The RNA shown here (Guanidine-I riboswitch aptamer) has 103 nucleotides and comes from a Paracoccaceae bacterium. The coordinates come from a structure-prediction model, not an experiment, and the mean pLDDT is 85. Its Rfam family is "Guanidine-I riboswitch aptamer". Gene Ontology term of the family: regulation of gene expression. For this family Rfam cites "An uncommon [K(+)(Mg(2+))2] metal ion triad imparts stability and selectivity to the Guanidine-I riboswitch" (Trachman RJ 3rd and Ferre-D'Amare, RNA, 2021). Rfam describes the family as follows. This family represents a conserved RNA structure found upstream of the ykkC and yxkD genes in Bacillus subtilis and related genes in other bacteria.

RNA sequence: GUGCAGGAUGUCUAGGGUUCCGCCCGCAAGGGGACUGGUCCGAGAGAUAUCGCUGCCCGGCGACAGACCGGGCAGUACACGGCGGGGCAAAAUCCCGGGAGGC
Numbered sequence: 001g002u003g004c005a006g007g008a009u010g011u012c013u014a015g016g017g018u019u020c021c022g023c024c025c026g027c028a029a030g031g032g033g034a035c036u037g038g039u040c041c042g043a044g045a046g047a048u049a050u051c052g053c054u055g056c057c058c059g060g061c062g063a064c065a066g067a068c069c070g071g072g073c074a075g076u077a078c079a080c081g082g083c084g085g086g087g088c089a090a091a092a093u094c095c096c097g098g099g100a101g102g103c
Base pairs, nucleotide, nucleotide: 007051008050009049010048011047012046015041016040020038021037022035023032024031025030052076053075054074055073056072057071058070059069060068078098080101084096085095086094
């Protein structure tokens, strides 16, 4: 310097805004998220569960091995991070993005 890999989904939370509800202002029209909330969105670096994958062991099938099927145990590490843009009603630790950059 380059390449491959660092898995997927659900539920929840940190967080987020304002479509709907509620609340507040207003005679009304309407307005308000520097309104606690419900609905809603929601984490690579948050939690949890299931699955997947890898290794070893056991059993089944099979002449045997392998493959395949089922089960048990173990593993699945590490992780600082802009600006700017995107979409939804809007915003965000969402997506671009384990990006740029840094160590």